[in-house]
RNA sequence: CCGUGCUAGGCGGGGAACUAGCGGUGCCCUGUACCUGCAAUCCGCUCCAGCAGGGCUGAAUUCCCUCCCGAGGUCUCCGUCCUCGAAUGCCGACGUCUCGAGCGACGUUGAGGGCCGGGUCCCGCGCAGCGGCGAACCGCGAACCGUGUCAGGUCCGGAAGGAAGCAGCACUAAGCGAUCCUCGUCGGGUGCCGCGGAACGGCCUGGUCCGAGCCGCUCGUGGUGGUGGGCGCGGGGACGCUCAGGUCGACGGAGGGUGCACGG
Repeated sequence: CCGUGCUAGGCGGGGAACUAGCGGUGCCCUGUACCUGCAAUCCGCUCCAGCAGGGCUGAAUUCCCUCCCGAGGUCUCCGUCCUCGAAUGCCGACGUCUCGAGCGACGUUGAGGGCCGGGUCCCGCGCAGCGGCGAACCGCGAACCGUGUCAGGUCCGGAAGGAAGCAGCACUAAGCGAUCCUCGUCGGGUGCCGCGGAACGGCCUGGUCCGAGCCGCUCGUGGUGGUGGGCGCGGGGACGCUCAGGUCGACGGAGGGUGCACGG
């Protein structure tokens, strides 16, 4: 160096997540790579870190190590957008106050203000009025079972006389009606009323004193109030990737390393 038979090893790898950690199932990337069973309310293991069974290959294109490239993933930063919060840091809009300017109305036939009253609102009492009820007044009002008087008739009696009593008449009870003139009682969305109280703010009004402003609109300065429209602040989420950084890294490329037996 060649041949034969074996063995270690290999028959996909990686990222995120999970996990004390590792691997797998599941997701994603790479790209083609033995089969069967298990597994997210997970499954199997322990740094040589899937397990169990079977099959193929096998010391190199294939196994192991290092380096390069780099698909892709992920973290931080950055940017954009969405959402929530706090409540004033800035701006805007709005309300309000002060000041200033302009315009207009009113004003010495008194602007505006001070003081003293009255009314409007509320409560109590009184008075009046209205309404209800009751009483009183008036009228009607009982075939018999209300009263009085009781013709006729009836009864008792020898008679004198007596008794009950219908109709009629008169009166009245219950009840009905009329009247609101009188009285009592109750009530209120009553009142050009009276007295007292409460209130002392607004509005109206009278008297008196001072005597020139006052009101409306627009614009602006400043203060203040709420709102939360925009910027900013804080929390959360989504997307982006050029630039920025970190980390892992498939595929591919380069270099190096790794046996045993027998025969020639």

RNAcentral holds the sequence, with entries from MGnify. This is a predicted structure of a 264-nucleotide RNA (Bacterial large signal recognition particle RNA) from a soil metagenome. Model confidence (mean pLDDT): 75 of 100. It matches the Rfam family "Bacterial large signal recognition particle RNA". It is annotated as a non-coding RNA gene. The family is grouped with related families in Rfam's "SRP clan".